[in-house]
Predicted 3D model of a 94-nucleotide RNA (c-di-GMP-I riboswitch aptamer) from a Myxococcales bacterium.
RNA sequence: CGCACGAAAGAGCAAACCCGGCGAAAGCCGGCGACGCAAAGCCAGUACCCGACCCCGCGGACCUGCGUCGCGGGAGGGUCGAACGGCUGCCGAA
Numbered sequence: 001c002g003c004a005c006g007a008a009a010g011a012g013c014a015a016a017c018c019c020g021g022c023g024a025a026a027g028c029c030g031g032c033g034a035c036g037c038a039a040a041g042c043c044a045g046u047a048c049c050c051g052a053c054c055c056c057g058c059g060g061a062c063c064u065g066c067g068u069c070g071c072g073g074g075a076g077g078g079u080c081g082a083a084c085g086g087c088u089g090c091c092g093a094a
Stems, first nucleotide, its partner, number of pairs: 005092002012037002018031005035081001041087003045084002049078002053076001054074007062065001
């Protein structure tokens, strides 16, 4: 010095709850607050997961409707504090 690794120190981030705002929702932003985090820094790329209007399929009722209700599927959207992958990065005991 590099790789792996994660003791110490310094610095950093901030889950849930609550408050305000945005959104159809999932969720996001700010405040408060710390459960945790060595990448809890960045990227939504892959397969999941979550999610309205809308589209497709099936079904119910009667008012027989390009309507309504229910179920399933698709879905632009969301999550990197869910996994994998990519990019970058502080410190240096064993």
The model forms 95% of the base pairs in the Rfam consensus. It was read from a public genome assembly, where an Rfam model found it.